[in-house]
RNA sequence: CAAACGCCGUCUGGAGAGCCGUCGCACCCGUGACGCACCGAAGGAGCAAGGCCCGCCGAACGGCGGGUUGAAUCUCUCAGGUACCGAGGACAGAGGGAGCGGC
Numbered sequence: 001c002a003a004a005c006g007c008c009g010u011c012u013g014g015a016g017a018g019c020c021g022u023c024g025c026a027c028c029c030g031u032g033a034c035g036c037a038c039c040g041a042a043g044g045a046g047c048a049a050g051g052c053c054c055g056c057c058g059a060a061c062g063g064c065g066g067g068u069u070g071a072a073u074c075u076c077u078c079a080g081g082u083a084c085c086g087a088g089g090a091c092a093g094a095g096g097g098a099g100c101g102g103c
Base pairs, nucleotide, nucleotide: 001102007097008096010094011093012092013091018036020035021034022033023032024031025030037082038081039080043078044076045075046074050069051068052067053066054065055064056063057062
């Protein structure tokens, strides 16, 4: 000086699923605990191909077995959430900032 990618603020968009039951507080709206049912898009967890390592077979190419690594909007549902509103929200876009890397 300044791309891509990731990170940190700001703005914008942003889904799903219970107005269930019992008990308590408030007793107008509500709210808490527990139970059952349900959702996946905070977070968390799981793994396919492939890679690496080891063992056995083989002249070799390679084959078989074990271990390890291994992504997601997939899977699980620990956490979170389940009328509207609000909040949260993966992800996406815009515009900044500090870095890594580069010159």
Source information: Glycine riboswitch aptamer from Acidovorax sp., 103 nucleotides, folded computationally. The RNAcentral record of the sequence draws on Ribocentre. Lineage of the source: Bacteria > Pseudomonadati > Betaproteobacteria > Comamonadaceae > Acidovorax.